[in-house]
Context: one part of a larger RNA
């Protein structure tokens, strides 16, 4: 000198754009953050229409006995619905969002391998879709419990579940033949056995189901190289190293098991300890390097702590489940409920870090045929000079060089064209009119915003640090080795340009200094 997710002191006009819990992966009140589909399904409720039955008002008539008339209302049945909320079922809750505790490791980066693998939804191609069965939730009845939550009985549906038929093709097991490669292999053919589906829904337009192959996407695994400090850590290791066998897995493998062998690592630093998410990047530097890993992007790990599996194409799953532990809450004391390292917000700790805001209008995701719905992702707004960038605070004229103040050799000098005065202008702010793009039909939170135009008044808008040398900028008074200053040298003991105040000056400027850290 540059830089910062900064903090502190003094000060503070405005706009744009970024950015804001670095500390306790501390504990959390409250609200919201993942739902959706009735074009998979049955029942219930609500509303309407129609039909049937009950009902019997007003009115009309009357010989006062009645007759006629048929409304409201109730019950049942059928149909309809941009209706309602539970349940069965499907898809999605493995994405998106957060954090960096752990991890020195194939975690990450880079380059390869997969002849050792899987891949829902999307796309393409070729096929198939015949015929049946039994349950169960919801609803109903009874019933346990304070609650959470259940239990029993009997009923019902499906794109829920289960057999049967079909087997071109495909998979698997066994058997055989041929071709071929880079070793385990790959391809083609034949035979035997075995393995599938929802005859679905429909508004008739379509949407789905299932099998196989391909593409795409995503993921798993393996390998070469690279990746901090300590030797005041020198040996470490029994599933340990290897084999052949079996199991398991989507898949190679001590991944696991029994058996056999005794191996394997290490001064080219093993093991142990300490620290730490890694990278693109960011800061600095002429570069080489050094430092950092906030925001943004990629990736990994984690979700109160620890263990475990279930479901599923995908999890060993932040807002799923089981168990254990700590903590908090409810309780009728028997038993239950919870997990903000999602967005806001609270307490605590801290030098220190924001609103319990608006909207799904845009972009993107989920569900749906669609309409649409959900979305604290996201888009916006609010707060903070926290950073960067821009703009403003007036311009011209004006010497009686006014007054005041400071100083003085008392003559003057400085502040100083500075002010006042006169003449102009209106950027920003303020007020008012109009009013967008962002959205290709509709739909705009932002927002009556940006912007345009008009009005108005020089007002509403300057401070901070420094002035001995380094280092730009000097005098007076006070103090008297005191009080103080100080980054280094140092200054102060009676004439201090170094302390304090004043006048003047220098620097930067809505900031200026200080502290901390890096180059």
């Nucleotide at each position: 000198g540059g830089a910062u997710g900064a903090a502190c002191g003094c000060u503070g006009g405005u706009g744009g754009u970024g950015u804001g819990g670095c500390u306790a992966a501390c504990a959390c009140a409250u609200g919201c953050u993942a739902g959706u589909c009735u074009a998979a399904c049955g029942a219930a409720g609500c509303a309407g229409u129609u039909g049937a039955g009950a009902g019997g008002a007003a009115g009309u008539u009357u010989u006062c006995g009645g007759a006629u008339g048929g409304a409201a209302u109730c019950u049942c049945a059928a149909c309809u619905g941009a209706c309602u909320g539970a349940g069965u079922g499907g898809c999605g809750g493995a994405c998106g969002g957060g954090u960096g505790a752990g991890u020195a490791a194939c975690a990450c980066g880079u380059g390869g391998a997969u002849g050792a693998u899987c891949u829902g939804c999307c796309u393409c191609a070729c096929g198939c879709a015949g015929g049946g069965a039994g349950a169960u939730a919801a609803g109903a009845g009874c019933u346990a419990g304070a609650a959470a939550u259940g239990g029993c009985u009997g009923c019902u549906a499906a794109u829920a579940c289960c057999g049967c038929a079909u087997a071109a093709g495909c998979g698997c097991a066994c058997u055989g033949u041929g071709c071929u490669g880079c070793a385990u292999g790959g391809c083609a053919c034949a035979g035997u056995g075995u393995g599938a589906a929802g005859a679905a829904c429909u508004c008739c337009g379509g949407u789905g189901g299932u099998g196989u192959g391909a593409c795409a996407u995503g993921a798993g695994u393996c390998c070469g190289c690279g990746u901090c400090u300590g030797a005041u850590u020198a040996u470490c290791u029994a599933g340990u190293u290897g084999g052949a066998a079996g199991g398991g897995a989507a898949a190679g493998g001590g991944c696991c098991u029994a058996c056999c062998a005794a191996g394997g690592u290490g001064a080219c630093g093993a093991u142990c300890a300490a620290u730490a998410g890694c990278c693109g990047a960011c800061c600095u530097g002429a570069g080489a390097g050094g430092g950092u890993g906030a925001c943004c992007g990629g990736u990994c790990a984690c979700a109160u702590u620890g263990c475990g599996a279930c479901u599923g194409a995908g999890a060993c799953a932040c807002g799923g489940c089981c168990c254990a532990a700590a903590c908090u809450c409810c309780u009728a004391c028997u038993g239950g409920a919870g997990g903000c390292a999602g967005c806001a917000g609270u307490g605590u700790g801290g030098a220190a870090u924001a609103u319990u805001g608006c909207a799904c209008g845009a972009u993107g995701u989920c569900g749906g045929a669609a309409a649409c719905c959900c979305u604290g992702a996201u888009g916006c707004a609010g707060c903070g000079a926290c950073g960067c960038c821009g703009c403003g605070a007036g311009a011209g004229u004006g010497a009686a060089g006014a007054a005041g103040u400071a100083u003085u050799u008392c003559g003057g000098u400085a502040u100083g064209u500075a002010a006042a005065g006169c003449u102009c202008u209106a950027u920003c702010a303020u007020c008012a009119u109009g009013u967008a793009a962002g959205a290709g039909a509709a739909u705009g939170a932002c927002g009556g915003u940006a912007c345009c135009u008009g009005a108005c008044u020089a007002u509403g808008a300057a401070g901070c640090c420094c002035c001995g040398g380094c280092u730009a900028a000097c005098u007076a008074c006070g103090u008297g080795c005191c009080a103080a200053c100080a980054g280094c040298c140092g200054c102060g003991g009676u004439a201090a340009u170094a302390c304090g105040u004043a006048g003047g000056g220098g620097g930067c400027a809505a900031g200026c200094g200080u502290u901390a850290u890096c180059c």